[in-house]
Context: one part of a larger RNA
RNA sequence: UGACGGGUCCCCGCACAAGCAGCGGAGCGUGUGGUUUAAUUCGAAGCAACGCGAAGAACCUUACCAGGUCUCGACAUCCCUCUGACCGGUCCGUAACGGGACCUUUCCUUCGGGGCAGAGGAGACAGGUGGUGCAUGGUUGUCGUCAGCUCGUGUCGUGAGAUGUUGGGUUAAGUCCCGCAACGAGCGCAACCCCUACAGCCAGUUGCCAGCACGUAAUGGUGGGAACUCUGGCAGAACUGCCGUUGACAAAACGGAGGAAGGUGGGGAUGACGUCAAAUCAUCAUGCCCCUUAUGUCUUGGGCUACACACGUACUACAAUGGCCUGAACAGAGGGAAGCAAAACUGCGAAGUUAAGCGAAUCCCUUAAAACAGGUCCCAGUUCGGAUUGUAGGCUGCAACUCGCCUACAUGAAGUUGGAAUCGCUAGUAAUCGCAGGUCAGCAUACUGCGGUGAAUACGUUCCCGGGCCUUGUACA
Repeated sequence: UGACGGGUCCCCGCACAAGCAGCGGAGCGUGUGGUUUAAUUCGAAGCAACGCGAAGAACCUUACCAGGUCUCGACAUCCCUCUGACCGGUCCGUAACGGGACCUUUCCUUCGGGGCAGAGGAGACAGGUGGUGCAUGGUUGUCGUCAGCUCGUGUCGUGAGAUGUUGGGUUAAGUCCCGCAACGAGCGCAACCCCUACAGCCAGUUGCCAGCACGUAAUGGUGGGAACUCUGGCAGAACUGCCGUUGACAAAACGGAGGAAGGUGGGGAUGACGUCAAAUCAUCAUGCCCCUUAUGUCUUGGGCUACACACGUACUACAAUGGCCUGAACAGAGGGAAGCAAAACUGCGAAGUUAAGCGAAUCCCUUAAAACAGGUCCCAGUUCGGAUUGUAGGCUGCAACUCGCCUACAUGAAGUUGGAAUCGCUAGUAAUCGCAGGUCAGCAUACUGCGGUGAAUACGUUCCCGGGCCUUGUACA
C1' cells in the first nucleotide's frame, strides 16, 4: 500500500420488512447428471453451466457408430502428357458413392500456340469439428450502470509511498458547493443518440370522413373535403426556470404555482481501470504438437430421441372469480413472390379443389383472446382435469418404423393447492389474456417482440445478502 475481520461510523440496492403471484407435491415439454449403448458426437459447471452454444437432429445438418468406397484426394496453386470437350439428354447397374453404354457438342490465333474444360501422371502440397482457451488474437460473461480508476507538475517522507481523491454539507453519481499544500487534467457519471407523453406549423395518398350532395341490402362506395385520426418533416418545450421556507449569504432540500408532463418525466442504447490463468482452438483467425491409403474424403443405415433414477427450467391443472354452449364488442406490432392467399364450393374437422388481389398505409396472413350478455352444470375425482392408449384420416417431404405436426371418434391416469427450503416483482409494474416474428419443406409449452385487462404493499433500516466511503486491528501478500 492492499486484502481480510462472526471490528467501528455513515450510506445504498426487491437486500430484509410490508404485500401479490409462484417453484418445491401431480402429469407432461425441455435441458443436464447418471446409467445403458456399436454410438448414445462435442462444449458449458456456484452466483456468472443446466428451454445454454442449438433463431428449430426424420435424410441432410452431423462432428458419433456399423458397413461399403477413394488415395494429389470433396476443395486450392504450380508442372508434364493426351483429348475437344464440359454441360445437357436417354439408358444399364448398385443399398449408395464410385462405375459403364449411346446421342449431342468449343473460342481466339501472328498457325508456333494460347484461353477454357475434362482425363491421366509425378510430387510440392491439400485436408483434419484432432490436442492445447494454462501459448494466443478476436469476441463474450461477471462484479456492475456499481461510482469509482488514474496521471502531470508541485509539496511532504531516507524509502515503499502520501497528498490531490481526505474533511463539513449535498447528490442517483469523485454530482455540486465550501474548506484545505495543493493546482490542474484524463478514463468513467451526466449530457449529446433513439422511442414515448402535450400542443403547434407544413404536406394529404394507398391513410382519414366533421359538415354538404349522391347511391346501396350494407360498407368512405362515389363526388367532394383538409376539420379529426394518422403518416413524417420542421420548429418549440422542462431549465430547480418562478414564488415561499430551511440552509452557511453556498450547493441543495422541502412545499407551492403554472403546466400534458417536475425535479435524471418514463423506457432503451451506452458497461471506466481492472477481477475471475472465468468462457470460447467446435463461428472465425492463429503458434506449437499430432494424423497423412487416414484422426482426411464420399456414401447407405443407425445414433444424437435410449431409461431404474436425481436435479434445473417451463407448460397444463387440481375447478364455481369456474367448465361447457350460444351471441352482433374492442388492439398493437410484424410478415408476404419457390411467398401471403380473399371469395366460392366440398368435408364433422385437420384440410382439399379452383382462383381474384398484392413485391403491399392499397391485397392477404387477420374472426384477437380474456371481457360482456343469455343459458346450463350444483361441489362430485364431477359436464373439473387432460395424461395414456386404440381406430380412421389430413399435411409437409424422395422418405414420417426407429423419430414430425395436426384432425375426428373412442379411452379418461395422476392430481382436491403441495414438507424442509426457495424465486420474481414497487406501476401501466406484478398477475392474467391472446397476437406476431425469426429459425423453418415440415415441426415452438422455447426465444424475441406486441398490445388487451390490470392490482396489493413499502412502518422502516434492528436483522440476512451484496455493494460504496472513512476509520481501526492483523499470525496474510
RNAcentral holds the full RNA, with entries from Greengenes. Predicted 3D model of a 477-nucleotide part of an RNA (small-subunit ribosomal RNA, 3' major domain) from an uncultured bacterium. Its mean pLDDT, the model's own confidence on a scale to 100, is 80.